[in-house]
RNA sequence: CCCUUAGAGUUUGAUCCUGGCUCAGAUUGAACGCUGGCGGUAUGCUUAACACAUGCAAGUCGAACGGUAACAGGCAAAGCUUGCUUUACGCUGACGAGUGGCGGACGGGUGAGUAACGCGUGGGAAUCUACCUUAUAGUCGGGGACAACCUGGUGAAAACCAGGCUAAUACCGGAUAUGGUCUACGGACUAAAGCAGGGGAUCUUCGGACCUUGCGCUAUUAGAUGAGCCCGCGUUAGAUUAGCUAGUUGGUGGGGUAAAGGCUCACCAAGGCGACGAUCUAUAGCUGGUCUGAGAGGACGAUCAGCCACACUGGGACUGAGACACGGCCCAGACUCCUACGGGAGGCAGCAGUGGGGAAUAUUGGACAAUGGGCGCAAGCCUGAUCCAGCAAUACCGCGUGUGUGAAGAAGGCCUGAGGGUUGUAAAGCACUUUCAAUUGUGAAGAAAGGUAUAAGGUUAAUAACCUUGUAUUUUGACGUUAACUUUAGAAGAAGCACCGGCUAACCCUGUGCCAGCAGCCGCGGUAAUACAGGGGGUGCGAGCGUUAAUCGGAAUUACUGGGCGUAAAGCGUACGUAGGCGGAUAUUUAAGUCAGAUGUGAAAGCCCCGGGCUCAACCUGGGAACUGCAUUUGAAACUGGAUGUCUAGAGUUUGGUAGAGGUGAGUAGAAUUCCUAGUGUAGCGGUGAAAUGCGUAGAUAUUAGGAGGAAUACCAGUGGCGAAGGCGGCUCACUGGACCAAAACUGACGCUGAGGUACGAAAGCGUGGGGAGCAAACGGGAUUAGAUACCCCGGUAGUCCACGCCGUAAACGAUGUCAACUAGUCGUUGGAUCCUUCGGGAUUUAGUGACGCAGCUAACGCGUGAAGUUGACCGCCUGGGGAGUACGGCCGCAAGGUUAAAACUCAAAUGAAUUGACGGGGGCCCGCACAAGCGGUGGAGCAUGUGGUUUAAUUCGAUGCAACGCGAAGAACCUUACCUACCCUUGACAUCAUCAGAACUUGUUAGAGAUAACUCGGUGCCUUCGGGAACUGGUUGACAGGUGCUGCAUGGCUGUCGUCAGCUCGUGUCGUGAGAUGUUGGGUUAAGUCCCGCAACGAGCGCAACCCCUAUCGUUAGUUGCUAUCAUUAAGUUGGGCACUCUAGCGAGACUGCCGGUGACAAACCGGAGGAAGGUGGGGACGACGUCAAAUCAUCAUGGCCCUUAUGUCCAGGGCUACACACGUGCUACAAUGGCAGAUACAACGAGUUGCGAACCUGCGAGGGUAAGCCAAUCUCUUAAGGUCUGUCUCAGUUCGGAUUGCACUCUGCAACUCGAGUGCAUGAAGUUGGAAUCGCUAGUAAUCGCGGAUCAGCAUGCCGCGGUGAAUACGUUCCCGGGCCUUGUACACACCGCCCGUCACACCAUGGGAAUUGGUUGCACCAGAAGCCGCCGGGCUAACUCUUCGGAGAGGC
Repeated sequence: CCCUUAGAGUUUGAUCCUGGCUCAGAUUGAACGCUGGCGGUAUGCUUAACACAUGCAAGUCGAACGGUAACAGGCAAAGCUUGCUUUACGCUGACGAGUGGCGGACGGGUGAGUAACGCGUGGGAAUCUACCUUAUAGUCGGGGACAACCUGGUGAAAACCAGGCUAAUACCGGAUAUGGUCUACGGACUAAAGCAGGGGAUCUUCGGACCUUGCGCUAUUAGAUGAGCCCGCGUUAGAUUAGCUAGUUGGUGGGGUAAAGGCUCACCAAGGCGACGAUCUAUAGCUGGUCUGAGAGGACGAUCAGCCACACUGGGACUGAGACACGGCCCAGACUCCUACGGGAGGCAGCAGUGGGGAAUAUUGGACAAUGGGCGCAAGCCUGAUCCAGCAAUACCGCGUGUGUGAAGAAGGCCUGAGGGUUGUAAAGCACUUUCAAUUGUGAAGAAAGGUAUAAGGUUAAUAACCUUGUAUUUUGACGUUAACUUUAGAAGAAGCACCGGCUAACCCUGUGCCAGCAGCCGCGGUAAUACAGGGGGUGCGAGCGUUAAUCGGAAUUACUGGGCGUAAAGCGUACGUAGGCGGAUAUUUAAGUCAGAUGUGAAAGCCCCGGGCUCAACCUGGGAACUGCAUUUGAAACUGGAUGUCUAGAGUUUGGUAGAGGUGAGUAGAAUUCCUAGUGUAGCGGUGAAAUGCGUAGAUAUUAGGAGGAAUACCAGUGGCGAAGGCGGCUCACUGGACCAAAACUGACGCUGAGGUACGAAAGCGUGGGGAGCAAACGGGAUUAGAUACCCCGGUAGUCCACGCCGUAAACGAUGUCAACUAGUCGUUGGAUCCUUCGGGAUUUAGUGACGCAGCUAACGCGUGAAGUUGACCGCCUGGGGAGUACGGCCGCAAGGUUAAAACUCAAAUGAAUUGACGGGGGCCCGCACAAGCGGUGGAGCAUGUGGUUUAAUUCGAUGCAACGCGAAGAACCUUACCUACCCUUGACAUCAUCAGAACUUGUUAGAGAUAACUCGGUGCCUUCGGGAACUGGUUGACAGGUGCUGCAUGGCUGUCGUCAGCUCGUGUCGUGAGAUGUUGGGUUAAGUCCCGCAACGAGCGCAACCCCUAUCGUUAGUUGCUAUCAUUAAGUUGGGCACUCUAGCGAGACUGCCGGUGACAAACCGGAGGAAGGUGGGGACGACGUCAAAUCAUCAUGGCCCUUAUGUCCAGGGCUACACACGUGCUACAAUGGCAGAUACAACGAGUUGCGAACCUGCGAGGGUAAGCCAAUCUCUUAAGGUCUGUCUCAGUUCGGAUUGCACUCUGCAACUCGAGUGCAUGAAGUUGGAAUCGCUAGUAAUCGCGGAUCAGCAUGCCGCGGUGAAUACGUUCCCGGGCCUUGUACACACCGCCCGUCACACCAUGGGAAUUGGUUGCACCAGAAGCCGCCGGGCUAACUCUUCGGAGAGGC
């Protein structure tokens, strides 16, 4: 300088944390699905180191050699057919096989093994090194063999044997020894090879000798290169692997190696390694680097490069400079192949290729043109190394699939609110362009060398030859139909994939109906699915797009950078203490850590920066930087460490005091329980919610006296004391640990923490022996209970106690490790010390122990000098929930068990704190006919009515705890009517529009159950501007009508309910991270969140109350149809008169805690009183907050969607809704004397009335009938009110109670009373004698009781809605039941207790543990058998060179 750090979803009703799961990114040697135009550059068996057919992958040298099998040439000969064949000659080019040399140890492949000096990095000394370079010295002279070849033999083959001939750069002596090695310093030992080219003298046996050049060879030297060895550091996981090791560790001496070394052997010593992790087990080639990441890190180790290891598996050596050798040898094994069955052959983890495995990975291609390698003097040969091509969207990069214009916004599709919108300038059309592909032609670069000729220089005696350099000429391209350029034609040949609920960019329709399906997480789908499937549209990327798998990231979710442990996971029960870690002040020194400079190294490639080359890019290439590391060296000296001194503040010791349930042992005291003995005494005691078991007349309980025995120590006693914790409590003594205070002296860092380790460690439990009063698991009995293996009661054994020994755990808790320092205070209390004092006390200080509290911290709760604050040191522990503190293994234990401590599998949460509700057989306060106190009922009977159930062709539908059930229904014979059975109609019974015709309408007859059908009689209307119009009827056609069909869980509206309960909220402010809180809580008070006071709240809204109606009093106005006191009159307020009264209905007044007293806080308010018609809301009604119950209603009505359309619509007749073994609800009437019956008699109010109420009169026993006045109503009618009162009778009975049921005869309504109305008369006269458990209403003009009216209605009332008459009892009180309100508390509930939730069992399946047994793999120790091979030794046989020889042989050496 550059680069650089992102979050989201999901636990809850909501919140903040903790915490896991999941997603968005990048990447890959990938695979799969759909799709697919071109080019460049890369890459391509990750699985079976599984098995391999076939071809190729290592040869070369004739200038080392003897030679000549094949080919070509030459020459010679023969045969003849005169240009062919045969033969001979190695003469030439060359060359099979062989001898010999060099190379097959490189190159290429793979990653099985290996946790290792294997690799990386940096060092080291005791080594070797073919070919190559440098230097010095040499290269003399001899010998004997063996292949090839020939002959013979064996074998199927592979191959082998015997005899004979022969060459060398093959082999072996001798000579020489610059040099080298060894040495006892005298000396000893040790080499060699020739080949090719050229040549003037000299010699020659004519081959050569000789000279020279080149290549070789030998010895030594130095180097380079390569290799071997050693060391420091680094290099995966597991301790449920803790001890390992006998050649082991070291020494001495032999041996061995190229070389140090226990490498090997003999002897000696007993060492060596290990908690800084030995040994064992599992996994793994290592590195440069690659991917990711802000980085630190994490994961990986394909391609390329370095190292290592391996080559069918295991072992072994040989050769060689180099191997224990991929395409060499030997042996063993497995496998495959050949075989004549005797025996042989083989090793693709080289390049292609095949089978197999697998989700998956290519051609049995071309060339040595280039680069490189081997051999060769060279030409050259060989080279699946390599360079190229082929296949694959496998990856990266680039290009294209057209461009412009084009609105009638075409058609089609989709949607629609029916207007339109969208697809969409998109298409078509018009005008252009031609990259790429296709086609025509041209055509680079990759080529440098090499050969030939020649020039110069070097060498040489030399102008030969050879070497080096230059010049000229000639030749060499697999790729390749190359790249590039160019011609021609034409928009022509070239777009898909995924997604569209949130995360996450992108929405509608249809289908489906918890089905089919989707899903990364949360989760969608049960009839209106933006989440499934399809369509339209859209979004994203694009020759690709998605999915799957895998890695890093996000994840601060292992936290070095960079986390935590009071309650979320997490402080060991406590202390002592080993190793380790850390450590006061000061001086000098050192230089290990540390810092700085220099040097070496840190391969190349890669990453990064600056340039360059392919048209760009990917790619290639030049330079730089970097490689944070290691080593060496020179300095610095602050800090840490080391060394040596000194100091006193940490720590400790001494002196004098103080407090204490600190510990251990011994002794001792009193109270109490129990038991025993004796006395007194008599029938119970004891126990409980109530009882019983139990004890007691054999004398208990009670009481008195005496005794025995064990255990525990009242009061004092205290968030008092002591102790490390566990824990410790009468008193005395003995022994003993620690703490604190004060003042001095002394030691001189002696300290802190503490893995392992050791000790202590409640209760229960275990072992041995004692003891045993009380208490008390187990157990027995009695209760309780559905049961009661419990709670309660009566008994009662271990145990509790003591001694000794185990156990080693607890909510062992302050759920808070130890030590040290620092950081406001206030109030108590315990133990000391100092000072002051008015003697009460006060001040200061120190060590504990409590309560509050500032700052700060905390998710909050809370902590707060005794920190959970701010810091330092050390230890322990945690990493989602469950599985599980479990299994297995180890250790400990007598056992019980403890300790250490997983995984499979499973879930998307589990958890903490706090909030709002709801709930509680939690608490406090309060209310309500909620209980209680009363009165009357229901539940029993009969009947009425509704419901369930059953039945039925149908018994239409709805309502179902309170809050359905005399409910919708204020009135089902038809109608209603929706149901059933039959019969009809199809633009329809009803609405609008179009068209045609016609007045509309209507009489009668017939058929039919009727709807309807046929015929028939009558009838031509209204308005008019004269065009027509309005209404109605019929026909036709289609739009449409119609539906009491479904969904009240798609809805509106209306309603019920909590509940006429007093609540429900908002604005601003304040508090809290937040949900939220405050206000609205508190003290009083009220019917009331009513009011007052207080208060971080101040105000406001919806509710409460009031305003409205009825009613109670009075006034005033008005008096008809009302009233009638006074006057007159009548049978009668009948009439005159009157409006005083009643009454009517308008307007007013009145009541407000206004007044007085008391209580209260000087308040609000309450209590009492006065006055008043009425007194504290006077009584009653209407009025119903935010909301709850997916409450009720699609059948009042309206309405989305779905369904039916000659029917699920319409009309019509009959039937049904009225059924009837039964069950329930609501009522009526009763059971009688407070009554029934009969007679007489008095007093209401609200209402209704013309299709009506209907007087009077007549008639009927009566229901009623006849006739008919009045009344559209304060006038007339309904209309006699009834209970009551008076009198009579009945006399306690199934009755003169009760009236069901049934029979007969009637009345009324109505087309019609059979199914199926009401009423009347006579007759009949059932059950029922006050009702079990249970349950309902009511607090005053109320309950109870009595009648009257109305709506509906033709008729039908025990129901409903109203009205008045008569007219009570009781409320101590709030413990309990039910419901509700406020505050508070607990909560694991929030669908909110009808919640949540635990365990067993049954069946199926998944995973894991145990399991008699069984099998495979790996490994330790010991051992039977034991191949090849190497070393040593022994023996036998054979034997050219060399030595000796007596010439017979012997020796060395070899086989």

This is a predicted structure of a 1455-nucleotide RNA (small-subunit ribosomal RNA) from an uncultured Gammaproteobacteria bacterium. RNAcentral holds the sequence, with entries from ENA and SILVA. Its Rfam family is "Bacterial small subunit ribosomal RNA". Gene Ontology terms of the family: structural constituent of ribosome and ribosome. Its mean pLDDT, the model's own confidence on a scale to 100, is 86.